Predicted 3D model of a 95-nucleotide RNA (c-di-GMP-I riboswitch aptamer) from Domibacillus indicus. Rfam family: c-di-GMP-I riboswitch aptamer. Rfam's curators write: GEMM was predicted in a large-scale screen for bacterial structured RNA regulatory elements. The coordinates come from a structure-prediction model, not an experiment, and the mean pLDDT is 84. The sequence was found by an Rfam model in a public genome assembly.

RNA sequence: CAAUGAUAAAGGCAAACUUAUCCGAAAGGGAAGGACGCAAAGCCACGGGCCUAACAUUCAUUUAUUUAUUGAGUUACGGCAGCCGGGCUGCCAAA
Numbered sequence: 001c002a003a004u005g006a007u008a009a010a011g012g013c014a015a016a017c018u019u020a021u022c023c024g025a026a027a028g029g030g031a032a033g034g035a036c037g038c039a040a041a042g043c044c045a046c047g048g049g050c051c052u053a054a055c056a057u058u059c060a061u062u063u064a065u066u067u068a069u070u071g072a073g074u075u076a077c078g079g080c081a082g083c084c085g086g087g088c089u090g091c092c093a094a095a
């Protein structure tokens, strides 16, 4: 230096859930608690995947003239890095 990862050491992160109700249309995110797990569970939406559908749009509907109502479909420019791959960075060192 590379690969690898221990019943090691020093530390780190924090799923579900709860509280509170701060941001958001929602998905989701932030805060406090919590402890399922994690050697990149640190960072980046680049590829795939998944979630949502405000705006837009299509069809139907109601109203009766339209730019409106309601329902359904499509759609990411919104998200998920603790789904997989990729990129960048990084602690320790027994075999």
Stems, first nucleotide, its partner, number of pairs: 004093002012038002017033003022029002036082001042088003046085003049080003056074005062068001